[in-house]
Large-subunit ribosomal RNA, domain IV from a mouse gut metagenome, 327 nucleotides, folded computationally. RNAcentral holds the full RNA, with entries from MGnify. Its mean pLDDT, the model's own confidence on a scale to 100, is 89. It matches the Rfam family "Bacterial large subunit ribosomal RNA".
Context: one part of a larger RNA
């Protein structure tokens, strides 16, 4: 100088990305405890008061009353919740990056499509065989959602599944016209040529799938644009128009989502790019990649305050280590 540790005058977060760290609270009894809530909770809310020994009553393991006594301190040391108000996100208990991430991520009850009639779908396996299962649709797989309340629109055009089979298309297969090689034979010749054998081969028949025809959105997925218009102005309930398979319903909303933007209005502060109500002009919220709400949880993430502090203003002294110095 550094580590660890301990006290501080006045102040009390002015420190910082942020109170990170540190202080502070802390046990037991009693007294008291709000919003709100799924009526359990929220609760150890929040605030308060007592705590030692002696002697008497009083009880028999400690309560409890009265008086008295001693220190700065009586839960006398050690162990040993800081708390309050708001807001997002996730219902919860849980799970997770063994070794930079513990979460708002995965999980999870529960909700909803789907597949499957049993030698079951799905899964390993060339196959035996085996999981599923010594289970049977209230069962098992597989997909998406996530407690709970209120709800969960509109579109089937394209894609996908699903279901129909009347027509188009359509493999192999069968099918054998009809072409070629060959050469007994015929023919002076040029050639023609049968039986076999080989090549090659049209029509006709013929599956699923496609095409076609229907369904299906808690299937993948999508849910518009111009232009006028009201007796101030604005603004347009209202009208035309032009595409679409339809043109974003309810509820939210500058949002874990907003570019512009520190929107704009109110709260909090002397001051508030953050935070809480709000507006709605949603660059690019939205309804099981769910939409909105929630009481209880939560080493979660944001803002506020009270207490209490060396975190500051601003340092400072002790102790113990190590560095360093001298023998």
């Nucleotide at each position: 100088g550094c580590a660890u540790u301990g006290u501080c005058a006045a102040g009390g977060a002015a420190c910082u990305c942020g109170g990170c760290a540190a202080a502070a609270u802390g046990g037991c009894c009693c007294c008291g405890u709000a919003a709100c809530u799924u009526c359990g909770g929220g609760a150890g809310a929040a605030g308060g008061g007592g705590c030692g020994c002696c002697a008497c009553g009083g009880c028999a393991g400690a309560a409890c009353g009265u008086g008295g006594c001693c220190g700065c301190a009586g839960a006398g040391a050690a162990u040993a919740g800081g708390c309050u108000c708001a807001g997002g996100c996730a219902a919860c208990u849980g799970u997770u990056u063994a070794g930079c991430a513990a979460a708002a991520a995965c999980a999870c009850a529960g909700g909803u499509c789907u597949a499957u009639g049993c030698g079951a779908a799905a899964c390993c396996g060339a196959a035996a065989g085996g999981u599923g299962a010594g289970g049977u649709a209230u069962a098992u797989g597989g997909g998406c959602u996530g407690a709970c309340g209120c709800c969960u629109g509109c579109c089937c055009g394209g894609u996908g599944c699903c279901g129909g089979a009347a027509g188009g298309u359509u493999a192999a297969g069968a099918g054998g016209a009809g072409g070629g090689g060959u050469u007994a034979g015929c023919g002076c010749a040029a050639g023609c040529g049968a039986a076999g054998c080989c090549c090659u081969g049209a029509a006709c028949c013929u599956a699923a799938g496609c095409c076609c025809c229907g369904g299906u959105a808690a299937a993948c997925g999508g849910c518009g644009g111009c232009c006028g218009u009201a007796a101030c102005u604005a603004u347009a309930a209202c009208g035309g128009u032009c595409c679409u398979a339809a043109g974003g319903u309810a509820g939210c909303g500058a949002a874990a989502u907003u570019c512009c933007u520190u929107g704009u209005c109110g709260g909090g502060u002397a001051a508030g790019u953050u935070c809480c109500g709000a507006c709605c002009c949603g660059c690019a919220c939205g309804a099981a990649a769910g939409g909105c709400g929630u009481a209880a949880u939560g080493a979660u993430c944001u803002g506020a305050g009270c207490g209490c502090u060396g975190u500051c203003u601003c340092g400072a002294c002790a102790a113990u280590g190590c560095a360093c110095c001298c023998g």